[in-house]
RNA sequence: GGCAAACCAUCGGCGACGGUGGGGCGCAAAGCUUCCGGCCUGAUCAUGCUUUUCAGGCAGCGGGGUUACCGAA
Repeated sequence: GGCAAACCAUCGGCGACGGUGGGGCGCAAAGCUUCCGGCCUGAUCAUGCUUUUCAGGCAGCGGGGUUACCGAA
């Protein structure tokens, strides 16, 4: 030097949640990517003993892939 949690305002979404501004808990890939697992939401199947299918959200839950200027992060 960079990013920006909770919370607040405002806009969008049925919702999970997302955009913008404020904010700053943290981050050394907290850059990008749903490929794998996980969690969450809406609908669906089943009427069970917590399951099926579909569409979404979380990359700041973990793994994988990919890219990266300066530097004593």